[in-house]
């Protein structure tokens, strides 16, 4: 002193498991958009591609001789010499290596510095320039000839070294210049400082690279290096590394350090330091203290330029710059003032090092773009609900300030440093002078310096007296003084004037994530990082407004860490989510049980050295205004090595122990295993009897098999395989697996008690052995049964299921194959953690004569279950629990267990095992539902029983479809189709053609004007509308004017729309369904989603009650209340009748509630019977329709959002006319029939609901009739509409297309209405089709119910009503029962369905993209092998005209030639693979998915996929058995 944060996405939802994504931080960074100032960094990462031009290495006259110039001081360039030129500076190609970093070492060298000692002598030949000549385009080169030296050679000395020699001995160096003061030459020893070599340790990927190696390993000897070594060579030996990764591939330049991160780690190696390597590629040497040399050489080679075609030059990876390629990196600047760095004695030369400026927001840091006041909250913008908010004190305006800016004015540091004088000071070197010690002597003196003392420095060994004082002289350092020297730069930095004056942008606003409106748009355009936005109301795309975040920068794009505990050392997991080798046995590794003693490797403590510097980090401080940035000074740090120590715990020696292990001796169970024997049964076959017509299959069926005698059924007699019952949840084995019964070998295991060994243990990478079934070879041997295969069925098809045949194959013996869902989807040892029960093996105890039972004990096999675990599901002493070893696997899904190599294997294949692409999810459990050709209960005219219809005739309405100008629009399983419509001839109408209007046919408001509005007639023209003319008429309030209302014309807001969306919407409806359900609070339970409650028992129509229960309570719906009826009673009461009861009709009220009885039930609840009652168990109808579901219906009943048409050819309105009625055809709803239970004629009864003043309309008349004429009576219990009919009696038809049937058509008439032609109804008279009871198939109905008969009613002039709503008449059958269809309702189960089976999905085929693998083959690159040739050059052999030529010789780099190996690229074509709203074919799979699925093998087939044969349960549904639990 630091120190850890998460989100979003898989599901209807829910937990987990996992995966992908996003918030943070960094860069040598780019790209868009934007741009004021400075400070300080920093800037070719790609093509180690290629380069124009300039400059990057020279200095030295105090080494030399010549020449030029000269103000005679001295300059100058070239050449010989000499030092440098190996430094500085650049780059990262190579390199996995002693390169590099760290920590030790030695057989070594060392110019230029430094210290000490020595020593510097005397001689000669040269060969540059330079002069002649000569070649050559150049470049340059030859030849003659003349010089000098610090050049270069000989001599001489040579002590110490060096070299040879035992030794003696021999040999072996130098250079001179000078201003005289020095500077330098040689040889020796030591220092510093650099180099060179060796070693220990450290740091990439890959085993789909498992062997490698021949100078290779080692020795001896030589060579060679400055020096060890196979560093080279000869000869011996045959050796060395390697799973603790040898070789080989890839890919890298190491470190210090940078980024990040809580850290541990990961990543990364710019900028500055260290090191190494490179220099146009490749090779080679010279020189030299140092190079095998970036800006020297030689060869080779590719490139580029120059050429006279003979030959010649070059090398920016040195600063600048240029191409080039690339997203992408600056100036062909200044100066050597500073620091350094060559060279010089210095001055001083030089230097693209180095300092400085330029250029780029590239970083990093600082600062500006002003401050105060200002509501009337201007104006414009934007949204409003229109009232209003909001931009916003922001502007506008008043004041103030001047950093910054422009103008002017002064103006540093950074100078340390050279150069002259001038004093101190120290050093040395030289001379003189004294003096002190000791010793000798010739003793006031004079000469010595041996030897002790001490001290120096070294390895031995050497060397030195001390001291004082005085002159001088070089050096060096210091003060004082005088001159000089700045590239940046007139910067920084002061001050003065001027005047808010010069200065704000990028990203964002669905959610992670701060920060929301309006418009356009319309799965379009576009968006997007992930989930995901866009199909007419988009906070997600575009604009605008307005917020938000940051800010001279802001985003976006790469890459890295983090978040990610997502490889887990700290810090994961493997029953089902990805993961436990099929098993065993073991080898190497890991781990390892008690006890002494020692050791001291790990381990701890202490010191020491070392870890450069910088950086990072902390402390305390300087320096630029301040910060970044610089800088002092201590600290801490981690690593290694080295001493000295401690011994607990690992370990290692050495020695005891017996609890682990193992051995022996007894017992004992057993389908453990190999052989080899044997038995009944079944089945088939052959053979014989008996018998005679079918067998055989099957959902039904058919092929098959049978009169040449089957099937049946006796008898013999053959043959393969298997081995009921017992049996079990049980036994045995390592798994795989094992079952008639016997015998013979043989492995393992339990139990008890004792006794020996004495950790001999566990696990186990590689290895090895066993390893179901299918398959595979080679011989047997073959009854069943049976992949293929044939045939019959089924089917739409049936390469299936189902039936008959039947081959391999099952079987056996020998070899192979190694795979299964080879599973307890659960490695293996050990040890600790409640139980209860059950069964198998042993034993022990009590008991008994004896067993048995019964208790314990020990190992095994199940069931439930404390604690604990788990995502839950469950596991629980047989762990999935609580620990320790050890091994093995996993890191989204899908490509894919596949491709490539490799090993194996007769094949079939197996083992080992990827990656490109693609997607965001794939996937476990668990919940709610929904489904189910899953299960239980229950219920409903659901189905059965019945009764009557439809579906065949004709019509009449709908609807479709076709036609049409137009056939007007909606509604289309259930829940459309006599529905919207309870009234389309014009109106209705919306639709089509014509004709017209256009502030409108209808509403409000305003302005102005006219004029009372208003009403009514007439004429004209026309199909109306519509226009046009002409007349009649009327006065509100008030005196009048004004002024109201009203009406017209023009004008303005604006009207109208059956245009569009019912997936913007309200209301209202329909449908599960009058089903019995749906919900809610508390409270329990679960991690949660959700559960309970509302499940069970029992009853009801009912979630109706009644018991019980972790539930107690409530709502909404059942029922009830409310209406009609059915009995009585009271009361009033018109009609009606003569009256009155009674009927009746109105209004009230009793009445019935499982209250009584009996029996049944848990004594309940409630059922079932019976009494009494008009009515009995909700008495019959009826309104009432929970919470839902179908984006159901309706925008055309109505309202209404939003959009669209709207000044003329209108989607609006008026008008005629026509359509909506249009007819080959199909549907659905209905009438009428087919006849005798009937038709037809007369004649006779009996009703209830209802309507009636523009109505209902009697009687009477009149006409067959329709109907008219006439008008009584009703505003109705009064009058009408009103005769009901079906029945009932008579009479006729008598079984036919009719006296059934009435469609069609033709005549002729009513009636309603402006008008019946399209297109009404009705009357009458003729016509008299089809149709003789209805195929598959389908409705409707449980009693006053069906079925038959009439009557009324709304709608309306009139009616195409046979529809619709109501009303009575008349009046049935059946219902064993809930198996089967619908449909519902509660529990259960499986689900891969949640848009919920009208669900989900699979696989061929077609078409497009797309990537990766194979591929006849081409291409090219890399790294080697053998051969071939072979440059310079080193060494070396020989010649010669010897400082060196010349020939040859090893060796070689580059070239070539074969054949293989790698690793890209490309490609004919053939095979899978992934994707991609509506192709195709089928249905494989999820429910028992409709033949359960799966795994392995094996054949088959368009395809999913079938079959055959062992396994698995990760199957549903029954049923039996054990176990548990309860009674």
């Nucleotide at each position: 002193a630091a120190a850890g944060a998460g989100a979003g996405u898989u599901u209807g939802a829910u937990c987990c498991u996992a995966g992908c994504u996003c918030a943070g931080g960094a860069u040598g960074a780019a790209c868009g958009c934007u741009g004021g100032c400075g400070a300080c960094g920093u800037g070719g990462a790609u093509a180690a591609g290629g380069c124009a031009u300039g400059c990057a290495a020279g200095u030295c006259g105090a080494g030399c001789g010549a020449c030029c110039c000269u103000u005679c001081g001295g300059g100058g360039g070239a050449g010989c010499g000499g030092c440098a030129a190996a430094c500085g500076g650049g780059u990262u190609a190579g390199u996995a290596a002693c390169a590099c970093g760290u920590a030790g070492g030695u057989a070594u060298c060392c110019a230029c510095c430094c210290a000490u000692c020595a020593c510097u002598c005397g001689g000669g030949c040269a060969c540059a320039a330079c002069c002649u000549g000569c070649c050559g385009a150049a470049a340059g080169g030859c030849a003659g000839g003349c010089u000098a030296a610090u050049u270069c050679c000989c001599g001489a000395u040579g002590g110490u070294u060096c070299u040879c020699g035992u030794a003696a001995g021999a040999g072996u160096a130098a250079a001179g210049c000078u201003c005289c003061g020095g500077c330098g030459g040689u040889g020796a020893u030591g220092g510093a400082a650099g180099a060179a070599c060796c070693u220990g340790c450290g740091g990439c990927c890959u085993a789909u690279c498992a062997g490698c190696u021949u100078g290779u390993u080692g020795g001896u000897g030589a060579g060679g290096u400055a020096a060890u070594g196979g560093c080279u060579c000869a000869c011996c030996a045959a050796g060395g590394c390697u799973u603790u990764g040898a070789c080989g591939g890839g890919u890298a330049g190491g470190g210090g350090a940078c980024g990040u991160g809580a850290g541990a780690g990961c990543g990364u190696g710019a900028c500055c330091c260290c090191c190494a390597a490179c220099a146009u590629u490749g090779g080679c040497a010279c020189u030299g203290a140092g190079a095998c040399a970036c800006u020297g050489g030689c060869c080779a080679a590719a490139c580029a330029c120059c050429u006279a075609c003979g030959g010649g030059u070059g090398g920016c990876u040195g600063c600048a710059g240029u191409c080039g390629a690339g997203a992408a990196u600056a100036u062909u600047g200044g100066a050597c003032a500073a620091u350094g760095c060559a060279g010089g004695c210095a001055a001083c030369u030089g230097u693209g090092a180095u300092c400085c400026a330029g250029c780029g927001a590239c970083g990093u840091c600082g600062c500006g773009u002003g401050c105060g006041g200002g509501a009337u909250g201007a104006a414009g913008g934007c949204c409003u609900u229109c009232g209003g908010g909001u931009u916003g004190u922001a502007a506008a305006c008043c004041g103030c300030u001047u950093u910054u800016a422009u103008g002017g004015a002064g103006g540093a540091a950074g100078a340390a440093c050279c150069c002259c004088c001038a004093c101190a000071c120290u050093a040395a070197u030289c001379g003189a002078g004294c003096a002190g010690u000791g010793c000798g002597c010739u003793u006031u003196g004079c000469g010595c310096a041996a030897u002790a003392c001490a001290g120096a420095c070294g390895a031995a060994g050497u060397c030195u007296c001390u001291g004082c004082u005085c002159a001088a002289u070089u050096a060096g350092u210091g003060u004082g003084g005088g001159g000089g020297u700045g590239a940046c730069g007139g910067u920084a930095c002061u001050c003065c004037a001027u005047g808010a004056a010069u200065a704000a942008g990028g990203g964002g606003g669905u959610g992670c994530u701060a920060a929301u409106u309006c418009u356009g748009u319309g799965c379009c355009a576009g968006c997007a990082g992930c989930c995901g936005c866009g199909g007419u109301a988009a906070a997600a795309c575009a604009g605008a407004a307005c917020c938000c975040c940051c800010a001279a920068g802001c985003g976006u794009u790469a890459u890295c860490c983090g978040g990610a505990u997502u490889c887990a050392u700290u810090g994961g997991g493997c029953g089902u989510a990805a993961a436990g080798c099929g098993u065993c046995u073991g080898u190497a590794g890991c781990c390892g049980g008690c006890u002494u003693a020692g050791a001291a490797a790990g381990u701890c403590u202490a010191u020491a050295g070392u870890u450069a510097a910088a950086u990072a980090c902390c402390a305390a401080g300087a320096g630029c205004u301040c910060a970044a940035c610089u800088u002092u000074u201590g600290g801490a740090a981690u690593g290694c090595u080295a001493u000295a120590g401690a011994a607990a715990c690992u370990u290692c020696u050495a020695g005891a122990c017996u609890a682990g292990a193992g051995g022996g001796u007894g017992u004992u169970a057993g389908g453990g295993g190999u052989u080899g024997a044997u038995g009944g049964a079944a089945c088939u076959c052959u053979u014989g009897g008996u018998g005679g017509a079918g067998c055989g299959g099957u959902g039904a069926a058919a092929u098959g098999c049978g009169u040449u005698g089957a099937u049946a059924u006796c008898a013999a007699g053959a043959g393969g395989a298997a081995c009921a019952c017992c049996a079990a949840a049980a036994g045995c084995g390592a798994a795989g697996g094992c079952a008639u019964u016997c015998a013979a070998c043989u492995g393992g295991g339990g139990c008890a008690a004792c006794c020996c060994u004495g950790a001999c243990g566990g696990u186990g990478a590689g290895a090895g052995a066993c390893g179901a079934a299918a398959g595979c070879g080679u011989g047997g041997g073959g009854a069943g049964c049976g992949a293929a295969a044939a045939g019959g069925a089924u089917u739409a098809g049936a390469u299936a299921c189902c039936c008959u045949u039947g081959u391999a194959g099952u079987c056996c013996a020998c070899g192979c194959c190694g795979u299964a869902a080879a599973c307890g989807a659960u490695g293996g040892a050990u040890a600790c953690u409640a139980g209860c029960u059950a069964u198998g093996u042993g034993a022990a105890g009590u008991g008994u004569c004896g067993a048995c039972c019964c208790u314990u004990c020990a190992c095994g096999u199940g069931g439930c279950g404390a604690a604990g675990c788990u995502a839950a599901c469950g596991c629980g002493u047989u762990a999935a629990g609580u620990a320790u070893c050890c091994c093995g696997c996993c890191u989204g899904g899908g490509a894919a267990g596949u491709a490539c190599g490799g090993c194996c294997g007769c094949a079939a294949g197996g083992c080992u095992a990827a990656a490109a692409c693609u997607c965001a999810a794939a996937g476990g459990a668990a919940u709610a539902g929904a489904c189910g050709g899953g299960g239980a209960c229950c219920c409903a005219c659901a189905c059965a029983a019945g009764c009557g219809g439809u579906g065949g005739a004709u019509c009449a309405u709908g609807c479709g479809g076709c036609u049409u100008a137009a056939u007007u629009c909606g509604u289309c399983a259930a829940c459309a189709a006599c529905c919207g419509a309870g009234g389309a001839a014009c109106c209705u109408u919306a639709c089509c053609a014509g004709g017209g209007c256009u502030g409108g046919a209808a509403a409000c408001a305003c302005u102005a004007g006219u004029g009372a509005a208003c009403u009514c007639u007439g004429g004209c023209a026309g199909a109306a509308a519509c226009g046009c003319c002409a007349g009649a008429c009327u006065a509100c309030c008030c005196a009048c004017a004004a002024g109201g209302a009203c009406a017209c014309u023009a004008g303005u807001u604006c009207a109208g729309g059956u245009g569009u969306u019912g997936c913007a919407c309200g209301g209202c409806u329909g449908u599960c369904g009058u089903c019995a359900g749906c919900a809610u609070g508390u409270a329990c339970c679960u991690u949660g989603a959700g559960g309970c409650g509302c499940u069970c028992c029992g009853u009801u129509a009912a979630a109706u009650c009644g018991g019980g229960c972790a539930a107690c309570a409530u709502g909404c719906g059942c029922a009830a209340c409310c209406c009609c009826u059915a009995u009585c009673c009271u009361g009033u009461g018109u009609u009606u009748u003569a009256u009155a009861u009674g009927u009746c009709a109105c209004a009230g009220g009793a009445a019935a509630c499982u209250g009584c009885c009996u029996g049944a039930g848990a004594c309940a609840a409630u059922c079932a019977g019976g009494a009494g009652g008009a009515a009995g168990g909700u008495g019959g109808g009826g309104a009432u329709g929970a919470c839902g579901c179908c984006a159901a219906g309706u925008c055309a009943g109505c309202g209404u959002g939003a959009u669209c048409c709207u000044u003329u050819g209108a989607u609006g309105u008026c008008c005629u006319g026509g359509g909506c009625u249009g007819c080959a055809c199909a549907c659905a709803u209905g009438a009428u029939a087919c006849a005798a239970u009937g038709g037809g004629g007369c004649u006779g009864a009996c009703a209830g609901c209802g309507g009636g003043u523009u109505g209902c309309g009697a009687a009477g008349g009149g006409g067959u009739a329709a109907c008219c004429c006439u008008u009584a009576g009703c505003u109705a219990a009064u009058c009408c509409c009103u005769u009901a009919a079906a029945c009932g009696g008579c009479c006729u038809c008598u079984c036919a297309g009719u006296u059934c049937g009435g469609a069609u058509c033709g005549a002729g008439g009513u009636c309603u209405g402006a008008a019946a032609u399209u297109c009404g109804a009705c009357c009458u008279c003729g016509u008299g089709a089809a149709g003789c009871c209805g195929g598959a198939a389908u409705c409707g109905c449980u009693a006053g119910u069906a079925a038959u008969c009439g009557c009324c009613a709304a709608u309306c002039a009139g009616c195409c009503a046979u529809g619709u709503g109501g009303c009575g008449a008349u009046g049935a059958a059946u219902a064993c029962g809930u198996u089967c269809c619908u449909a519902g309702g509660u529990c259960u189960u499986g689900u891969a369905c949640u848009c919920a089976c009208c669900g989900c999905c699979c696989g061929u085929c077609a078409a497009g993209u797309c990537a990766a693998g194979c591929g006849a083959g081409c291409u090219g690159g890399g790294a080697a092998u053998a051969c071939c040739c072979g440059a310079a050059a080193u060494c070396u052999g020989c010649g010669c005209u010897u400082u060196g030529c010349g020939c040859g010789g090893c060796c070689u780099a580059a070239g070539g030639u074969a054949g293989a190996u790698u690793c890209a690229g490309u490609a004919a074509g053939a095979g899978g693979g992934a994707c991609u709203a509506a192709g195709u074919c089928g249905u494989a799979a999820c429910a028992a998915g409709g033949c359960a699925c799966c795994g392995g093998u094996a054949g088959c087939g368009g395809a999913a996929g079938c079959u055959g044969u062992c396994g698995g349960u990760g199957g549903a549904u029954c049923a039996c058995u054990a176990c548990a639990u309860u009674u």